This is a predicted structure of a 73-nucleotide RNA (transfer RNA) from a Mycobacteriales bacterium. It matches the Rfam family "tRNA". Rfam describes the family as follows. Transfer RNA (tRNA) molecules are approximately 80 nucleotides in length. Its family is annotated with triplet codon-amino acid adaptor activity in the Gene Ontology. The family's RNA type in Rfam is transfer RNA. The prediction has a mean pLDDT of 82. RNAcentral holds the sequence, with entries from ENA. The source organism's lineage runs through Bacteria, Bacillati, Actinomycetota, Actinomycetes and Mycobacteriales.
Order: sequence, then structure tokens, then C1' cells
RNA sequence: GGGCCCAUAGCUCAGUAGGGAGAGCACCGCCGUGGCACGGCGGGGGUCGCCGGUUCGAACCCGGCUGGGUCCA
Repeated sequence: GGGCCCAUAGCUCAGUAGGGAGAGCACCGCCGUGGCACGGCGGGGGUCGCCGGUUCGAACCCGGCUGGGUCCA
């Protein structure tokens, strides 16, 4: 320098045929216990890496950039 893959909540990740942003853990509150843990119920939290384009509409399609992984040179 080039090919491919990845980037979504604090963490690990789902979400392909474009239209509802989600799960588990974590965090907060309540119940329960003498108290803690476990358990039950409820809740908060995400400019979907960044900048543009296409479209009525983009996490998803297209281009560029950044970071990470891998392979080739």
C1' cells in the first nucleotide's frame, strides 16, 4: 500500500430482504429478610463510529474517513 470482516445502552451482543431500536448482565426503586445474597415486580439509560449521498422514510443501500481484527505484498 491492497483485499476481507467488525463498529448498535456501562459490558457482551441480537436486529439481511428500508418503516416498532431490542435482549442478557450491570445500575436505580419497591416487595420480601433481623440484615446481605438469591428471587419477584417496575424503571432510567443509546446523535446505531464520523461526514455526505439515494429515498416520502436509512442501524440496514451507496461513497469517503476514523479505529480495531485478519490475510497478502